[in-house]
RNA sequence: AUGUUUUAAAAUAAUAAUUAUCGUAUAUGCUUGGGAAUUGGCCCAAGUGUUUCUACCGGGUGACCGUAAUCGCCUGACUACGAGAGGGAAAGUGUACCUA
Numbered sequence: 001a002u003g004u005u006u007u008a009a010a011a012u013a014a015u016a017a018u019u020a021u022c023g024u025a026u027a028u029g030c031u032u033g034g035g036a037a038u039u040g041g042c043c044c045a046a047g048u049g050u051u052u053c054u055a056c057c058g059g060g061u062g063a064c065c066g067u068a069a070u071c072g073c074c075u076g077a078c079u080a081c082g083a084g085a086g087g088g089a090a091a092g093u094g095u096a097c098c099u100a
Base pairs, nucleotide, nucleotide: 001095002094003093004092005091006090007089018086019085021083022082023081024080025079026055029048030047031046032045033044034043035042040065041064049056057076058075059074060073061072062071063070
């Protein structure tokens, strides 16, 4: 380097990295404070929501508003935990090659 076998009757330990899928959580949600824009509709901070760490936004579209306030709909995640699947892993061993 490659092939192969085993991974168990019970107990114990291990069963990696990684890939996508599915499930649970959360509704990428809600409530406040401060600031900004209006060719715009955002920025900062705090809280709440999860037996939960993190996140709490982007895009499209329709409406609405007129200096101060947004709303509906569609679509797209991340994170935590779990499941099976792929993947390979570990130990033993055969063979080939290299080095001493």
A computed fold for a 100-nucleotide RNA from Desulforamulus aquiferis, annotated as Purine riboswitch aptamer. NCBI's taxonomy places the organism under Bacteria, Bacillati, Eubacteriales, Peptococcaceae, Desulforamulus. It was read from a public genome assembly, where an Rfam model found it. Of the family's consensus pairs, 100% are formed in the model. The coordinates come from a structure-prediction model, not an experiment, and the mean pLDDT is 76. Its Rfam family is "Purine riboswitch aptamer". Rfam's curators write: Riboswitches are metabolite binding domains within certain messenger RNAs that serve as precision sensors for their corresponding targets. Allosteric rearrangement of mRNA structure is mediated by ligand binding, and this results in modulation of gene expression. Rfam links the family to the GO term purine nucleobase biosynthetic process.